Source information:
The part of an RNA shown here (small-subunit ribosomal RNA, central domain) has 350 nucleotides and comes from a Desulfarculales bacterium. Its Rfam family is "Bacterial small subunit ribosomal RNA". The sequence was found in a public genome assembly.
Context: one part of a larger RNA
């Protein structure tokens, strides 16, 4: 090298874009590099194998032959692959029309609620708990009414519903902007798939600078509980949570299931668009495509389960695994302001 695997046993990269590379539709002609066949040359000796012989035999030794899967030259074949030239439309893409959407960004704006401030009413409690206390309140709290300030999040709609590659996305309006889907034709003519390195995106927490700060709340303080209580409960409360710009680059980043293509029973929902039928019209009903769920045949699976959204049957490419601990570690390298991240052993031990 060859092998077997990766939903839960070890194992799918967090996600995308894409370089090299690998792989690649139908058809005609050419070429003959790969491929296949023949011939020739070469493939040292010894050894291995066959045979004959020499030491009384064997080991050992000698003669001859075969083999030497390879390489080179040459002749030929042309199915497949490659290369060159031409053609095609089903893969891929473009145009036209249409509707759906919390897809992304920016700027505005709305109401409910919490807190705080001012004023009115009003009086002794309020708050909190299993029960309490810390706490707030006669300097007038809690409650209630009116007005004001400010920040953050958007009840109902809301759905196993939608959108996005993933992370993720939810009041309303405008502007800028990406993608998917459906329908009809027209056009380009294999322009495709995957993707080492690379580049970009990437929840929360965290970091830097400047703002902001209502509520919540690590740390911290106090009150309880308890044998203790560095907790669970309660009263407070600072970073943080929010915004701008920059960094970090991790996660149970999960469907624990890489991407793409083809094929393989059905049944029932649901979202978007279309066709038919029906109707005054909208529904209803039948049906196509795309998405999203549930249940199930064959098949698969150690079982659980999966089952046209496969974990079934095949193909292409990438990533990864190889007993447990040591070890998501050490050392080195690269990255980072730091925290740390990425890559990643061994001794030893069971």
């Nucleotide at each position: 090298c060859u092998g077997g695997g990766c939903g839960u046993a070890a194992a799918g990269g967090g996600c995308g874009c894409g370089u090299a590379g690998g792989c690649g539709g139908u058809u005609u002609g050419g070429u003959a590099a790969g491929u296949u066949a023949g011939a020739c040359g070469u493939g040292a000796a010894a050894g291995c194998c066959c045979u004959c012989g020499g030491c009384u035999u064997a080991a050992c030794c000698g003669g001859g032959g075969a083999a030497g899967u390879g390489c080179g030259u040459u002749u030929a074949a042309u199915a497949c692959u490659g290369c060159c030239a031409g053609a095609c439309u089903u893969g891929a893409g473009u145009c036209u029309c249409g509707g759906a959407g919390g897809g992304g960004g920016u700027u505005g704006u709305g109401g409910a609620a919490u807190u705080c401030c001012u004023g009115g009413u009003g009086u002794a409690g309020a708050g909190g708990u299993g029960a309490a206390a810390u706490u707030c309140g006669u300097a007038g709290a809690u409650a209630u009414c009116a007005g004001g300030a400010g920040g953050a999040a958007c009840a109902c709609c809301g759905g196993c519903g939608g959108c996005g590659a993933a992370g993720g996305c939810g009041g309303c309006a405008a502007c800028c902007u990406g993608g998917a889907c459906g329908a009809u034709g027209a056009c380009u003519g294999a322009c495709g798939c995957u993707g080492a390195u690379g580049c970009g995106c990437g929840a929360a927490a965290g970091c830097g600078u400047g703002g902001g700060g209502a509520g919540c709340a690590a740390a911290c303080a106090g009150a309880a509980u308890u044998a203790g209580a560095u907790a669970c409960u309660c009263u407070g409360g600072u970073a943080g949570u929010c915004c701008a710009c920059g960094c970090u680059g991790u996660a149970a980043a999960c469907g624990g299931u890489g991407u793409u293509c083809a094929c393989u029973a059905g049944g029932c929902g649901u979202a978007g668009c279309g066709g038919g039928u029906a109707u005054u019209g909208a529904c209803c009903c039948c049906u196509g495509c795309u998405g999203u769920g549930c249940c199930g045949a064959a098949g698969c699976u150690a079982a659980c389960g999966c089952a046209u959204u496969a974990a079934g049957u095949g193909a292409a490419c990438c990533g990864c695994c190889u007993g447990g601990g040591g070890a998501c570690u050490a050392c080195g390298g690269c990255c980072g302001c730091a925290a740390g991240g990425c890559u990643a052993a061994a001794a030893c031990u069971c």